This is a predicted structure of a 162-nucleotide RNA (c-di-AMP riboswitch aptamer (ydaO/yuaA leader)) from a soil metagenome. Model confidence (mean pLDDT): 75 of 100. The RNAcentral record of the sequence draws on MGnify.

RNA sequence: UGCCGAAUCCCCGGACGCACGCGUUCGGGGGGCGGGGGAACCGCACGGGAGCCGCGACCGACGAGGGAACGGCGACCAUGGGGCGAAUCCAGGCAUCAAGCCAGGUAGCGCUGCUCUUUCCGCGCGAGCCCGACAGCUAACCCCGUAGGCCCGAAAGAAAGA
Numbered sequence: 001u002g003c004c005g006a007a008u009c010c011c012c013g014g015a016c017g018c019a020c021g022c023g024u025u026c027g028g029g030g031g032g033c034g035g036g037g038g039a040a041c042c043g044c045a046c047g048g049g050a051g052c053c054g055c056g057a058c059c060g061a062c063g064a065g066g067g068a069a070c071g072g073c074g075a076c077c078a079u080g081g082g083g084c085g086a087a088u089c090c091a092g093g094c095a096u097c098a099a100g101c102c103a104g105g106u107a108g109c110g111c112u113g114c115u116c117u118u119u120c121c122g123c124g125c126g127a128g129c130c131c132g133a134c135a136g137c138u139a140a141c142c143c144c145g146u147a148g149g150c151c152c153g154a155a156a157g158a159a160a161g162a
Base pairs, nucleotide, nucleotide: 002150003149004148008031009030010029011028012027013026014025015024016023017022032146033145034144035143036142037141042136047077048076051073052072053071054070058066059065080134081131082130083129084128089105090104092102093101094100108125109124110123111122116161117160118159119158120157
C1' cells in the first nucleotide's frame, strides 16, 4: 500500500508512556456490520421387538380348547440432533481393532492493484471449532460476536458496460 474475514467507527473512565499533540493497554457504553434463539400460518415426523393384556373373524364333538386382523403396554436391540464457516461429497493407497497418514477428484469459495459489475484466462482454498439430548420457518421480544491470519517494490492479461 493491499488481501481473506462480520470483525469497523465514535464516546467515557483507569493505568502506563510521551515530542503535551497524542499513543498503547484494560474496562464500560453507543453507531454500523455479522450470527443464534423465539408465535401464528405453513411445513416436518411414526426403527426392530420376545412377552403380556384387550377385542375377536374363523376352526372345533359347536364342548373343552385353538385363534387371524386390530388396539394397548413393552424388557431388550439399534440410533442422535444442531450451530458458525466457502470448506461438502466421491473413490484409492499405506497402516490397521481403530485412530491416523498420503495423494487424486468434486459441490462450493477467494484473488488478478483507481472503483464497481460481467465474461474469459491464470493462480489459490476446499479447514477448523462449538452446543450437549436440545432448537424447522418465525412478527414482537431475548441473547451473542466485532477476532485472527497474510503480501512487501513484486504482481497487476483480454473484452464490454457504468